[in-house]
RNA sequence: CUCGUCCAAGGCAAACCUGAUGAAAAUCAGGGACGCAAAGUUACCGGUCUAAAGGUAGAGAUCAGAUUGAUAAAAUCAGGUUGAAACCAAUGACAGCGGGACUGCCGACU
Repeated sequence: CUCGUCCAAGGCAAACCUGAUGAAAAUCAGGGACGCAAAGUUACCGGUCUAAAGGUAGAGAUCAGAUUGAUAAAAUCAGGUUGAAACCAAUGACAGCGGGACUGCCGACU
């Protein structure tokens, strides 16, 4: 250096629950252990998740007109404001999805 069936010191902590932050994905703290020899660090590459800002779209609401009609009911036409779903979209997130980079404990066999 490689490797991880073993030894020592130990370490981390999935799901789930509680609290906090956040639009969300998710993160942090406590409890809890499915697992992990890099489940230590890092969003550099691929991937995945979210979709606030922004864009597309335009259900609906509302405002004031024009024409026909009888000054009615109603119909038609063209506008203003607002705006739900849906779609796009990272500058957000994931290192316990794969790769890369950096760092690191132990040592039975090879």
Molecule: c-di-GMP-I-GGC riboswitch aptamer
Organism: uncultured Thalassotalea sp.